[in-house]
RNA sequence: CGAGUGGGCCGGGUGGUCGCGUGGCGGCUCGUUCCGUCACGAGGAAAGUCCGAACUCUAGAGAGCGCGAUGCUGGGUAACACCCAGGCGAGGCGACUCGACGGAACAGUGCAACAGAGAGCAGGGCGCCAUCCGCGGCAUCGUCGCGGGUGGUAAGCGUGAAAGGGUGGUGUAAGAGACCACCAGCGCCCCGGGUGACCGGGGCGGCUAGGCAAACCCCAUCGAGAGCAAGACCAAGCAAGAGGUCGCUGCGGCGCAAGCGCCGCAGCACGGGCUGCUCGCCCGAAACCUCGGGUAGGUCGCUGGAGGCGUCGAGCAAUCGGCGUCGUAGAUAGAUGACCACCAGCCCGCCUUGGCGGGUUACAGAAUUCGGCUUACAGGCCCACUCACCUU
RNA sequence: CGGGAUGUAGCGCAGCUUGGUCAGCGCGCCGUGUUCGGGACGCGGAGGUCGGAGGUUCAAAUCCUCUCAUCCCGACCA
Numbered sequence: 001c002g003a004g005u006g007g008g009c010c011g012g013g014u015g016g017u018c019g020c021g022u023g024g025c026g027g028c029u030c031g032u033u034c035c036g037u038c039a040c041g042a043g044g045a046a047a048g049u050c051c052g053a054a055c056u057c058u059a060g061a062g063a064g065c066g067c068g069a070u071g072c073u074g075g076g077u078a079a080c081a082c083c084c085a086g087g088c089g090a091g092g093c094g095a096c097u098c099g100a101c102g103g104a105a106c107a108g109u110g111c112a113a114c115a116g117a118g119a120g121c122a123g124g125g126c127g128c129c130a131u132c133c134g135c136g137g138c139a140u141c142g143u144c145g146c147g148g149g150u151g152g153u154a155a156g157c158g159u160g161a162a163a164g165g166g167u168g169g170u171g172u173a174a175g176a177g178a179c180c181a182c183c184a185g186c187g188c189c190c191c192g193g194g195u196g197a198c199c200g201g202g203g204c205g206g207c208u209a210g211g212c213a214a215a216c217c218c219c220a221u222c223g224a225g226a227g228c229a230a231g232a233c234c235a236a237g238c239a240a241g242a243g244g245u246c247g248c249u250g251c252g253g254c255g256c257a258a259g260c261g262c263c264g265c266a267g268c269a270c271g272g273g274c275u276g277c278u279c280g281c282c283c284g285a286a287a288c289c290u291c292g293g294g295u296a297g298g299u300c301g302c303u304g305g306a307g308g309c310g311u312c313g314a315g316c317a318a319u320c321g322g323c324g325u326c327g328u329a330g331a332u333a334g335a336u337g338a339c340c341a342c343c344a345g346c347c348c349g350c351c352u353u354g355g356c357g358g359g360u361u362a363c364a365g366a367a368u369u370c371g372g373c374u375u376a377c378a379g380g381c382c383c384a385c386u387c388a389c390c391u392u
Numbered sequence: 393c394g395g396g397a398u399g400u401a402g403c404g405c406a407g408c409u410u411g412g413u414c415a416g417c418g419c420g421c422c423g424u425g426u427u428c429g430g431g432a433c434g435c436g437g438a439g440g441u442c443g444g445a446g447g448u449u450c451a452a453a454u455c456c457u458c459u460c461a462u463c464c465c466g467a468c469c470a
Stems, first nucleotide, its partner, number of pairs: 002387009012343007020041008028031001043363001047374002050372005055227004062279004067223005072086005087101001088099004102218002108216002110212002125157002127153012165183006184208001186205008231300004241291005247268010270284005293469003307326008346359006393466007402419004412450001421437005443459005
């Protein structure tokens, strides 16, 4: 000097004028509504609503099956699909990055189109080799070529995403883990290291075991549902409205128009609720559904919480603990804005360093609250590290 | 604010659960025949990479993740 990797941070500032929301104080004609004054007033993602929780309600009655989620190991956390550290695999010269990363030979089922002879404990098309038959040539006990039959083989060719170890040798009619050496890979055993995933070394076996579980499934762990429009209270108003699920059987009593109605008890069904199903439990004139009617007002929940910052200690780290300190949005159709001046930054144009002129603010905006992930983002700053080149 | 569904040819839809020879149906469009002309009818044809991006797989409309757009439902009282 160039190219990169990882992490952290900012994401306009100051002043003036006008305006909005909340809270405090004061004033008055006393109001949540007027006036004055003071304080505070969007984010790193407030977003997507993808995970995990807090909180609230659904009978504080559940059990089994099913369903869903997660998936290397250890740790952190209230919890997680998050974070940290490590292992293994893949990529990169490297700093470093990425990984839904349990189980496919000792659980089982399934799938693989087309092509190809053969696609799942495979197969024999072309080929190679042996032998037999036929025909033909020749220099005729033979040899060569062509065609066919039978048999051997899996080296080579070819198809495919994938054809069942690789290289070299021995061997053979030709061949082949048939045998041998080395290498890769698999299983078992032993030793050593590590909390563990796993790693290193040695021995034995058999010659190769394939892919897909983001296919069913198996194993391990976890999980009830709904969501602040949850839910609680007050006020106002309408028709405390109509229909449906809603019945059956037996016994007893009453009424009568004599086979129906009403009431009570018991049983069975049925309806509603408790998790999708089953069992079980609770309730039943209560619950649910449909139609119709009314109000669309207020208070609480509502912001102090697994909180921020600083420092010390433990830990590789995530994180945890002690101490000190701070008070920092709560709107309800939704306040947090607009304009001007200067400065900083960016872009464009003009002129020779430097000026001048013009333009513009990235993504986006709280809505019960936290911890994460993911996605969007003009421009800028800082720290650590890697590679290449040059100079010394 | 919360919950749910959908996206495939110009329009309306199927295929997705079980991945393949799968991209198809109806209407519409184009050409042609028939007719004096038009419609209807007959024959032939074009038109989509399955909202977008990434991943798993030999292979994705289909399975998984992220993202974009559209639509629907949900207040309280009786």
This is a predicted complex of two RNAs, RNase P RNA and transfer RNA, with 470 nucleotides together. The coordinates come from a structure-prediction model, not an experiment, and the mean pLDDT is 77. Rfam match: Bacterial RNase P class A. By type it is a ribozyme.